Description: This is a predicted structure of an 84-nucleotide RNA (transfer RNA) from a bacterium. The sequence was found in a public genome assembly.
C1' cells in the first nucleotide's frame, strides 16, 4: 500500500427481511428485609426542556438513499486480523 472484521447507555452486550433504540446481565441510587451486614426482593438509572403529562435529541463523525436507517451506499476516525 491491498483485503476484510469491528465501533450502540458508566462496563458487557441484543436490537440484521430497514419498521417501538439502548432488551437482558453487571455495576450504581434509594427502599424493604436484618440487631447490624451480606445475600435476596422492589423501583429507579442515555442527554436537553417541563411541576407534570409529555416533546425534542442521541447507536464513532460527515453525507446520501428511503415515507422510515445501529441496520444499505460513499468519505474519514479508531481498534484488530490477514497479504506484501
Nucleotide at each position: 500500500g491491498c483485503c476484510g472484521c469491528a465501533g450502540u447507555g458508566g462496563c458487557g452486550g441484543a436490537a440484521u427481511u430497514g419498521g417501538c433504540a439502548u432488551a437482558c446481565g453487571c455495576g450504581c441510587a434509594c427502599g424493604g428485609u436484618u440487631c447490624a451486614g451480606a445475600a435476596c426482593c422492589g423501583u429507579g438509572u442515555c442527554c436537553c426542556a417541563g411541576c407534570a403529562a409529555u416533546g425534542g435529541g442521541g447507536u464513532a463523525g460527515a453525507g446520501g438513499u428511503u415515507c422510515a436507517a445501529c441496520u444499505c451506499c460513499u468519505c474519514u476516525c479508531u481498534g484488530u486480523g490477514g497479504c506484501a